[in-house]
Context: one part of a larger RNA
RNA sequence: CUGGGCGUAAAGGGCGCGUAGGCGGCUGCACAUGUCAGGGGUGAAAGGCCUGGGCUCAACCUAGGAAUUGCCCUUGAAACUGUGCGGCUUGAGUCCGAGAGAGGAUGGCGGAAUUCCCAGUGUAGAGGUGAAAUUCGUAGAUAUUGGGAAGAACACCGGUGGCGAAGGCGGCCAUCUGGCUCGGCACUGACGCUGAGGCGCGAAAGCGUGGGGAGCAAACAGGAUUAGAUACCCUGGUAGCCCCACGCCGUAAACGAUGUGUGCUAGCCGUUGGGGAACCUAGUUUCUCAGUGGCGCAGCUAACGCAUUAAGCACACCGCCUGGGGAGUACGGUCGCAAGAUUAAAACUC
Numbered sequence: 001c002u003g004g005g006c007g008u009a010a011a012g013g014g015c016g017c018g019u020a021g022g023c024g025g026c027u028g029c030a031c032a033u034g035u036c037a038g039g040g041g042u043g044a045a046a047g048g049c050c051u052g053g054g055c056u057c058a059a060c061c062u063a064g065g066a067a068u069u070g071c072c073c074u075u076g077a078a079a080c081u082g083u084g085c086g087g088c089u090u091g092a093g094u095c096c097g098a099g100a101g102a103g104g105a106u107g108g109c110g111g112a113a114u115u116c117c118c119a120g121u122g123u124a125g126a127g128g129u130g131a132a133a134u135u136c137g138u139a140g141a142u143a144u145u146g147g148g149a150a151g152a153a154c155a156c157c158g159g160u161g162g163c164g165a166a167g168g169c170g171g172c173c174a175u176c177u178g179g180c181u182c183g184g185c186a187c188u189g190a191c192g193c194u195g196a197g198g199c200g201c202g203a204a205a206g207c208g209u210g211g212g213g214a215g216c217a218a219a220c221a222g223g224a225u226u227a228g229a230u231a232c233c234c235u236g237g238u239a240g241c242c243c244c245a246c247g248c249c250g251u252a253a254a255c256g257a258u259g260u261g262u263g264c265u266a267g268c269c270g271u272u273g274g275g276g277a278a279c280c281u282a283g284u285u286u287c288u289c290a291g292u293g294g295c296g297c298a299g300c301u302a303a304c305g306c307a308u309u310a311a312g313c314a315c316a317c318c319g320c321c322u323g324g325g326g327a328g329u330a331c332g333g334u335c336g337c338a339a340g341a342u343u344a345a346a347a348c349u350c
Base pairs, nucleotide, nucleotide: 003322004321005320006319007304008303012318014201015200016199017198021194022193023192025088026087027086028085029084030083031082034080035077036076037075038074039073040072041071042070049065050064051063052062053061054060091191092188093187094186095184096183097182098181099180103177104176105175106174107173108172109171110154114150115149116148117147118146119145120144121143125136126135162169163168206248207247208246209245210244211243215241216240220236221235222234223233259317260316261315262314263313264312267295268294269293270292271291272290273289274288275287276286277285278284279283299306300305323350324349325348332343333342334341335340
């Protein structure tokens, strides 16, 4: 440089915003950057190739030709590409009117449960298990009633449901705030797509400082089990979680194991949100847009399966793969308080 690929065989970046770059709707005129055509110059010789010739042949030598796919100059062409100047509305966006939603942040409020504390009733057990024991209880437990405190999570509704770019989001109310959908078709007039670097977000665990701590619970202690039992089961229990504030970490089976955007390609059945139509008008039927599920044709696929939410048919751009092990390791760099993360080999071996 190039080929073939990336749901499950190696391979889609965890997700977004966006710089450079790449690519870019319909139409008119102009130019002529790429592009194409004609002519000219140059592209040394030797070598190589083709056709001949000379050494008896060959190697070797030699003549001519083609080639030298390139570059430069010049004359033209104008479909495409590019550039400049205009126009357009279908892409994109704005506006107006509606709508749904666990989207985000902050503050406040609520009930059930749990644990603890106080008091009443009450008496010998309770708890736990396969069975037990450790454990709690006559200093009155468990149970039950009343009162109080604390922290965390929000039963039912709840859904094959909704929202979010992903991670993720679930009691109620208020304030602030992001996105989305439908209808109108008023406005701008290509303002677009993708996106190396970069920046931001990013479950859980973990880390730093300060606070909180009901329950759960690594570590740890004890009781069992067992040949042993550094486990599974039980009784406790610290970090931690959970919880908060601020700051790090930057990973995951971060999964649809399926990058983003656009267009095209049979249907059937459901469901969520909007809009319209028909009718006996308040209840059905039906159409349509956006989302979300089940099945299924063509096509695709190694098969499984996918199948208008494509893994089908195409285009644009990015990321990634190239036999197994060594190894996502070593070294170096960057980042981090650390844990470590990221970038990323080779020898050797099969």
RNAcentral holds the full RNA, with entries from ENA. Small-subunit ribosomal RNA, central domain from an uncultured prokaryote, 350 nucleotides, folded computationally.